[in-house]
RNA sequence: AGGCGCGUAGCUCAGUGGGAGAGCGCUACCUUGACACGGUAGAGGUCGGCGGUUCAAUCCCGCCCGCGCCUA
Numbered sequence: 001a002g003g004c005g006c007g008u009a010g011c012u013c014a015g016u017g018g019g020a021g022a023g024c025g026c027u028a029c030c031u032u033g034a035c036a037c038g039g040u041a042g043a044g045g046u047c048g049g050c051g052g053u054u055c056a057a058u059c060c061c062g063c064c065c066g067c068g069c070c071u072a
Base pairs, nucleotide, nucleotide: 001071002070003069004068005067006066007065010024011023012022013021018055026042027041028040029039030038048064049063050062051061052060
């Protein structure tokens, strides 16, 4: 320098055009003498950034940024 893949909640990830979600974690309550386990409820997201396509973009396209792999 070029090619491929990935970027979504604190962490690990799903979601491939029209509801942003799961598990773990966190908070409150129930339970216990107390802790843990369990149960109920809840908080937490500019979906890496900027443009484009579309009536509508986490999703499709382009560029950039970051990470990983490969080629030279």
Background:
Predicted 3D model of a 72-nucleotide RNA (transfer RNA) from Desulfobulbus propionicus. Its Rfam family is "tRNA". Its family is annotated with triplet codon-amino acid adaptor activity in the Gene Ontology. It is annotated as a transfer RNA. It was read from a public genome assembly.